RNA sequence: GCCUCUGUAGCUCAGUGGCCAGAGCGGUUGCCUCGUAAGCAACAGGUCCGGGGUUCAACUCCCCGCAGAGGCU
Numbered sequence: 001g002c003c004u005c006u007g008u009a010g011c012u013c014a015g016u017g018g019c020c021a022g023a024g025c026g027g028u029u030g031c032c033u034c035g036u037a038a039g040c041a042a043c044a045g046g047u048c049c050g051g052g053g054u055u056c057a058a059c060u061c062c063c064c065g066c067a068g069a070g071g072c073u
Base pairs, nucleotide, nucleotide: 001072002071003070004069005068006067007066010025011024012023013022018056027043028042029041030040031039049065050064051063052062053061
């Protein structure tokens, strides 16, 4: 230098162009218990990497960047 993949909650990750963006783990609070763990319930937590474009509508499609991983030379 070229190619491919990835970027969404604190972590690991889902998410056919359209419903309010979700799960597990983690966190907080409550219930339960003599107490702890476990269990149960509820709650909080998001610039969907940045910018632009297409569209009635974009996490999703297209373009340009940025970051990371892998490969080729």
Transfer RNA from a Candidatus Woesearchaeota archaeon, 73 nucleotides, folded computationally. The RNAcentral record of the sequence draws on ENA.